[in-house]
């Protein structure tokens, strides 16, 4: 001083899994909401109540997706210089 191996953090780009959050979908016999046929009741009538199906929007959930969200985690991948430690040869 060169090389070789092991093991440790460290930096850079990637992967993964897990919470959150975003779009989308779907979604409540009734105890969510609108509009409520048909009936119901009120009334002399005109109209009025409340309101089941339906129908529409959604809640809780469930699915789907976004790292051109966000946040954690490792015995996760490559690269990079590094520091411990070991072997080999070399030189003073």
């Nucleotide at each position: 001083g060169a090389u070789c191996g092991c093991u440790g953090g460290a930096u850079a780009c990637g992967g993964c899994c897990a919470u959150u959050g975003g779009u989308a979908g779907u979604g409540a016999a009734c105890c969510u909401g609108g509009u409520c046929a048909g009936g119901a009741g009120g009334g002399a009538a005109a109209c009025c109540u409340a309101g089941c199906a339906g129908c529409c929007a959604u809640a809780a959930g469930c699915u789907u997706u976004c790292u051109u969200a966000a946040u954690g985690g490792g015995g996760u991948g490559u690269a990079u210089a590094c520091a411990g430690c070991g072997g080999u040869c070399u030189a003073a």

A computed fold for a 92-nucleotide RNA from a bacterium, annotated as Bacterial small signal recognition particle RNA. Its Rfam family is "Bacterial small signal recognition particle RNA". Its Rfam clan is "SRP clan". It is annotated as a non-coding RNA gene.